Parts: sequence; C1' cells; structure tokens
RNA sequence: UUUAUAACUCAGAGGUAGAGUGUCAGUCUUGUAAAUUGAAGGUCUGCAGUUUGAUCCUGCAUAAA
Repeated sequence: UUUAUAACUCAGAGGUAGAGUGUCAGUCUUGUAAAUUGAAGGUCUGCAGUUUGAUCCUGCAUAAA
C1' cells in the first nucleotide's frame, strides 16, 4: 500500500445483498451424465464513529498479500 461479501471464484459506487460453479429436490432418460425448473445456503472479519439509514464513508484491531 492492497485485500477481507454464500462451500469455492467474484460483483455490488449510502436505502433490508446478487451471479457463476458447487449442494439438494423435481422434470427428462432403461440408468447415469448433459439439459431444464426450483430450493437451501450470508449476523457482508471484529469493535467504535458519521448518518434518518452503512457491505459501502472515517478510525482502531485482526488476518492475508
């Protein structure tokens, strides 16, 4: 100095968080895979501050590079 968000890889630019892959279930198939439909899965690293409101801005800490 940079990074920290789902099991993994990553978006998210102040208004209650998404994708791809993976997992589970349905459809299809003689069966598996593929395809397709759906579901589950996040106290957004922690503690404070600012703000009507923070994943987002500020400070400190922790971890990694």

Record summary:
A computed fold for a 65-nucleotide RNA from Lathyrus oleraceus, annotated as transfer RNA. The source organism's lineage runs through Eukaryota, Tracheophyta, Fabaceae, Fabeae and Lathyrus.